[in-house]
Formats: sequence, structure tokens, C1' cells
RNA sequence: CGCUCAUCCAGAGGGGCAGAGGGAACGGCCCGUUGAAGCCCCGGCAACCCUCCCGCCGACCGCGAGGUCACGGUGGGGAAGGUGCCAAUUCCGUCUUGCGGCGAAAUGCGUCGCGAGGAAGAUGAGGA
Repeated sequence: CGCUCAUCCAGAGGGGCAGAGGGAACGGCCCGUUGAAGCCCCGGCAACCCUCCCGCCGACCGCGAGGUCACGGUGGGGAAGGUGCCAAUUCCGUCUUGCGGCGAAAUGCGUCGCGAGGAAGAUGAGGA
């Protein structure tokens, strides 16, 4: 950066400095002087990159029986290193749509609940 792909119902906080905001935007609802943001120290979670080991596929070598794991995929294990994260599902909703309830009825409209898809955002790995 109007780029690509994957993931987002799990998990994990103490201290110091600081002093009024914070949860992206908007609406809601929350968190915050029993101390917000930010910065620092220590700790933790997770497993995207990574790494090492085991299995399978595969690949390679061999005329063959068979052998091997440099390369690729996949399942399981690891956490040294690069990021990330440690209130609430990405806190909920926002756009489209299906089903159901309600508004006396109705194809329609409104609203509430549940579901599906999207937008936006975040993080990673790439790309330009």
C1' cells in the first nucleotide's frame, strides 16, 4: 500500500514511573482515581514463522529384493530464535439474507431471537 493467503467462541498479569482516559470508527454496553493511555522491568499464553524428533504419504536411489530422507505434503511432539498476545467471542451490533416470535390479519414494513454469508479491523506469512 483500495495487493495475496491463513486465522480470529481457546489461552495467559504482577511491579515501577505516570496521571485521565481506554475498549480501531459510529451506535450500544462496559473498563478506569481501589489508577486509563503510554514507557520500563519481570512473568506468562499461544504456536503464524521457526526448530528438532517420530509416523504416514511422497520423492529419490536401485534391474530387483530393498534402501534413504536432501526436496514436497500431512499427523503428532518441542519452544531456543523472529513476531504476536495476556477484561468482556474481534465485547455486541453496523451490509445482505434464511427461519421463528411479536406488532389484530397480510405478499409488505417494523422489531426481537437464532443461523448463514459479507464489510471493516487485528495478527502472521508473503508480494509490490
SAM riboswitch aptamer (S box leader) from Streptomyces sp. 150FB, 128 nucleotides, folded computationally. The sequence is in RNAcentral, with records from Rfam and Ribocentre. Of the family's consensus pairs, 89% are formed in the model.